[in-house]
RNA sequence: CUCGGGAGGCUCAAAAUGGGCUCAUUUGGCAGAAAUGCCUCAUUGAUAUCUCGUCAAAUUCGGUGAAGCCUUUGCGUUUUGCAUGGUAACGCCGAGCCAAGCCGAGCACUAAAAUUAGUACUCGGAAGGUGUAGAGACUAGACGGCGAGCACCCUACUUUUAAAAGAGGGUGAAGGCAUAGUCCAGACCACAAAAGGAAUUUCUUG
Repeated sequence: CUCGGGAGGCUCAAAAUGGGCUCAUUUGGCAGAAAUGCCUCAUUGAUAUCUCGUCAAAUUCGGUGAAGCCUUUGCGUUUUGCAUGGUAACGCCGAGCCAAGCCGAGCACUAAAAUUAGUACUCGGAAGGUGUAGAGACUAGACGGCGAGCACCCUACUUUUAAAAGAGGGUGAAGGCAUAGUCCAGACCACAAAAGGAAUUUCUUG
């Protein structure tokens, strides 16, 4: 380079066309003029992640739920099972804190004839983030925050022959409960101690 095959994400597992959760599709319901959005039963894995710029701060205290998997002390039992315990993909709550941008107020300076506008600082607010890695440290930027644009879809309102135009709305999946990396009491191998019935947890040395 070409051909063929596979593939949404995370995870369990005897690593199997297997299981669980999630994203999407879809059934039903609600909202909307509509595009569409939210919740939800079930099946399925076809589809979807746009471009440029900008921000990198906080990263703390406490609490809650959890599929699947592991254990077998207790209860039961033909075996499975149920409760308890453990682990855990992940769902969140209260308080505090936070970069740039947005909204409001105060104050100083500058420009202006004036109305006003701009810049810096402080306070408050809405969203978003942190809390939420394998205990965690650091760097970056993205699947994140912000700004502009692009593509497609809709038309209650105004104009009109007409979504044609104005004006406005919607979509462009999820993954960051650590993504890409570097490091590390983490992981891997072995050993000691404590708790426990065990699974396992804390922790020591190499």
Annotation:
Predicted 3D model of a 206-nucleotide RNA (Group I catalytic intron). The prediction has a mean pLDDT of 76. It matches the Rfam family "Group I catalytic intron". Rfam describes the family as follows. Group I catalytic introns are large self-splicing ribozymes. They catalyse their own excision from mRNA, tRNA and rRNA precursors in a wide range of organisms. The core secondary structure consists of 9 paired regions (P1-P9). These fold to essentially two domains - the P4-P6 domain (formed from the stacking of P5, P4, P6 and P6a helices) and the P3-P9 domain (formed from the P8, P3, P7 and P9 helices). The secondary structure mark-up for this family represents only this conserved core. Group I catalytic introns often have long ORFs inserted in loop regions. The window size for this search is chosen to minimise search time and catch the small examples. A larger window size will find more matches. Gene Ontology term of the family: Group I intron splicing.